[in-house]
RNA sequence: GCCUGGAUAGCUCAGUGGUAGAGCAAUCCCCUUGUAAGGGAUAGGUCGUGAGUUCAAAUCUCACUCCAGGCUCCA
Numbered sequence: 001g002c003c004u005g006g007a008u009a010g011c012u013c014a015g016u017g018g019u020a021g022a023g024c025a026a027u028c029c030c031c032u033u034g035u036a037a038g039g040g041a042u043a044g045g046u047c048g049u050g051a052g053u054u055c056a057a058a059u060c061u062c063a064c065u066c067c068a069g070g071c072u073c074c075a
Base pairs, nucleotide, nucleotide: 001071002070003069004068005067006066007065010024011023012022013021018055026042027041028040029039030038048064049063050062051061052060
């Protein structure tokens, strides 16, 4: 330099055009003599950045940044 995959809640990850979700973690409540376990509720997101397409973009297109892996001929 080229190719492939990835970036979404504190963490691990879903979500292939139509109002962003799960598990764990956090807070509160129930249960318990108490703790753990269990049950319920709540909060937590500019979906890596910018632009484009579209009535509508996490999702499609382009550029860039970062992470992982692979390849690396000629001069």

Notes: Predicted 3D model of a 75-nucleotide RNA (transfer RNA) from a candidate division WWE3 bacterium. Its mean pLDDT, the model's own confidence on a scale to 100, is 82. The sequence is in RNAcentral, with records from ENA. Rfam family: tRNA. Rfam's curators write: Transfer RNA (tRNA) molecules are approximately 80 nucleotides in length. It is annotated as a transfer RNA.